[in-house]
């Protein structure tokens, strides 16, 4: 310079008018109601609703098993998780670094297109022994065989010697690969040693299926108050001792009947300092930052910069996916090529 790689932000700025929805304050006023001020008012994803958890109801003694769903190296974080950090392993890249549904096919089933004779199983080229038949070359039939050629992603580990009618881990000796023990190693996983035992098994579990390990159900139109019927047949208090009734009470049932509650201060959010590779934490210290309910958050004008992405809260919080115009800044981050 030129090609890359990681990370953080930002998501029209300002001023003026006019309104729109909650808070407070003052003023008037018996309250509502209205005015005036002041001050606050959509995201970085509010989304999809896929995970975790507060909350709320219902269920439930406590413990165990089906079914059913979910996670799958190890190790820390965290209020918790399927998220985040950090290793480790295996893929990819010249590399900064990126991606991994990263347990078990050696319990068991089940699949494997196309090619091939045959996908765990045969006999197509083929070798070998017997019978038959020919003078022979040969050709039939039965039977062994998994070495030999082709076929495939994959065809029962490689070499060598034995061994055999011909062959084969059929047997040995060295290797190889793979499972367990041991020992070394690390917090552990992982990684090495070939010691010792087994053993030679295609692959596939985003195929059934095992192992571990975890999980009640629903979900703010939750649900609590309220309202409204019904009933008290067994069983309460109260009104006069009794009995109706009737007021409290219970009980079941309906209810966005209602401009009531939950409702927004909370695993909260900026700044410093310490711990830790790191996600995190922990102490100071200062702020309060929407709460509608048919639903507020906008119109317009001026100056700039520009033709303005993807998008609207509805109980909350943590994540994760996904949608995004244009633009910023950081790296003792990496490759090339030239220079010094």
């Nucleotide at each position: 310079u030129g090609a890359g790689g990681g990370g953080a932000g930002c998501g029209g700025a300002c001023g003026g008018u006019c309104g729109c929805g909650g808070g407070c304050a003052c003023g008037c006023g018996g309250a509502a109601a209205c005015g005036u001020g002041c001050g606050c008012g959509a995201g970085g994803a509010a989304a999809g609703u896929c995970c975790g958890g507060g909350c709320u109801g219902c269920a439930c003694a406590g413990g165990g098993u089906a079914a059913g769903g979910a996670u799958a190296g190890c190790g820390g974080g965290u209020a918790a998780c399927g998220c985040c950090c950090g290793c480790c392993g295996g893929a990819g890249g010249c590399g900064a670094c990126u991606c991994c549904a990263g347990g078990a096919c050696a319990a068991g089933u089940g699949c494997a297109a196309c090619a091939g004779a045959a996908a765990u199983a045969g006999a197509c080229u083929g070798c070998c022994g017997a019978g038959c038949g020919g003078u022979a070359a040969c050709g039939u039939u039965c039977g062994g065989c998994g070495a030999u050629g082709g076929u495939g992603g994959a065809a029962a580990g490689g070499u060598g010697a034995g061994g055999u009618a011909a062959a084969a881990g059929c047997u040995c000796a060295c290797c190889c690969g793979c499972g367990g023990a041991a020992c070394g190693g690390u917090c552990a996983a992982a990684c090495g040693u070939c010691u010792c035992c087994g053993u030679g098994c295609u692959g596939u579990a985003a195929a059934c299926u095992c192992u571990a390990u975890c999980c009640g159900c629903a979900g703010c139109a939750a649900c609590g108050c309220g309202g409204g019927a019904a009933g008290c047949u067994a069983u309460g208090g109260g009104u006069u001792g009794c009995c109706c009734g009737c007021c409290c009470g219970c009980u079941u049932c309906c209810u966005a009947c209602a401009u009531c509650g939950g409702c927004u201060c909370g695993a909260g959010c900026a700044c410093g300092g310490c711990g830790g590779c790191a996600a995190c934490g922990c102490c100071g210290c200062g702020c309060c930052u929407a709460g509608a309910u048919a639903g507020a958050u906008g119109a317009c004008c001026g100056u700039c910069g520009a033709c303005u992405a993807c998008a609207g809260a509805a109980c909350c919080c943590g994540g994760c996916u996904u949608a995004c115009a244009g633009c910023u800044c950081c790296c003792a981050c990496u490759c090339a090529a030239a220079c010094u």
A computed fold for a 340-nucleotide RNA from an Oscillospiraceae bacterium, annotated as Bacterial RNase P class A. Rfam family: Bacterial RNase P class A. It is annotated as a ribozyme. Taxonomically the source falls in Oscillospiraceae (Bacteria, Bacillati, Clostridia, Eubacteriales). The sequence is in RNAcentral, with records from ENA. A source record names the gene rnpB. Its mean pLDDT, the model's own confidence on a scale to 100, is 75.